[in-house]
Context: one part of a larger RNA
């Protein structure tokens, strides 16, 4: 000097990215227990009291013929210790907000989460030799010894209130009149050769599917959801008007947000002092409705901020023990 333990005056988070680490709490019985709530919960909420030993009273349970034995509850009196759940073992608590409903799952060896999954919801395919998948396009198999209350795909993700407008583009579904269109059919005509019959090459109309064009539908399909100018008897603002463009111009709800650049926005709260936090405002650079929107009790080794308790985290370090390092032998 280090590691691991133990202790510490006064203060008590001033430490630090952050109470990381440590400390506190810890068991049983009794009392008591808020907001909120899906009425289950929250809850061991919080907070408080008691607990050892001796003696006695009362009530009472079981066994026994009885004497009595074994217990339970309650009350009273007393005793000792620094300390009576005497060691070990053994929850710190509360408030707020975000995200995810929840229990679960995950990067075996740097990530356990807000990621995945999940019940629940929707769309879509599939009528059975099902669709889909495996396999050599085979046989065969899974699906399934199932049959649309089933199976596959995909999105969303409990629950509550909801889920607006756009089908122009892309996709999918439907339609089949017309246009286009392959092989094929067709064979006007042209060429080669031959005396010729013929053989051979080429070949225009015309008839030819699906697809595409075309006509419709469809957004819990992929996706998208405007600009400029003016206007009210203070000012400011604009319910209102004009105009251009679009397939349609963002509805409800939320909003400086896990999203806000300017930004430490502005106001309020909390602090003596607050780029964080909470509540508002709305000027949303660049929220927004199953790539779901907004809420939400319970839950979380998740994240944020605050408070109580507690402490060597710190002011500011010190001592002790064990093991190393180090010095000497």
């Nucleotide at each position: 000097c280090g590691a691991c333990g133990c202790u510490g005056a006064a203060g008590g988070a001033a430490c630090u990215c952050g109470g990381c680490a440590a400390a506190u709490u810890g068991c049983c019985u009794c009392c008591g227990u808020a907001a909120c709530u899906u009425c289950g919960g929250g809850a061991g909420a919080a907070g408080g009291a008691g607990g050892c030993c001796c003696g006695g009273g009362c009530a009472u349970u079981g066994g026994g013929c009885a004497a009595c034995c074994a217990g339970u509850g309650u009350c009273c009196g007393g005793g000792g210790g620094c300390a009576c759940a005497g060691a070990c073992c053994a929850g710190g608590g509360g408030g707020u907000a975000g995200c995810g409903a929840c229990u679960g799952u995950u990067u075996a060896c740097u990530a356990a989460a807000a990621a995945c999954a999940c019940a629940g919801g929707g769309c879509u395919c599939u009528g059975c030799g099902a669709a889909g998948c495996c396999a050599u396009c085979c046989a065969g198999g899974c699906g399934a010894c199932g049959u649309a209350u089933a199976g596959g795909g995909u999105c969303u993700g409990a629950c509550g209130c909801c889920u607006g407008c756009c089908c122009g583009g892309u996709g999918c579904c439907g339609g089949a009149a017309g246009g286009u269109u392959a092989a094929g059919a067709g064979g006007a005509g042209a060429g080669g050769u031959g005396c010729a019959a013929g053989c051979u090459u080429u070949g225009a109309a015309u008839c030819g599917a699906a697809g595409c064009c075309c006509c419709g539908g469809u957004a819990a399909a992929c996706g998208g959801c405007g600009g400029c100018c003016g206007u009210a008897a203070c000012u400011a603002u604009a319910a209102c008007g004009g105009u251009c463009c679009u397939a349609a111009g963002g509805u409800a709800g939320c909003g400086a947000a896990a999203u806000u650049c300017c930004u430490u926005g502005u106001c309020g709260g909390g602090u003596a002092a607050g780029u964080u936090c909470c509540g508002a405002c709305c000027u949303g650079c660049a929220c927004g409705a199953a790539u779901g929107g907004c809420g939400u009790a319970a839950c979380g080794a998740c994240u944020u901020c605050c408070c109580c308790a507690c402490u060597g985290u710190c002011u500011c370090c010190a001592g002790c023990g064990u093991c190393g390092a180090c010095u000497c032998a």
A computed fold for a 329-nucleotide part of an RNA from uncultured Minwuia sp., annotated as large-subunit ribosomal RNA, domain IV. Model confidence (mean pLDDT): 88 of 100. NCBI's taxonomy places the organism under Bacteria, Pseudomonadati, Pseudomonadota, Minwuiaceae, Minwuia. Its Rfam family is "Bacterial large subunit ribosomal RNA".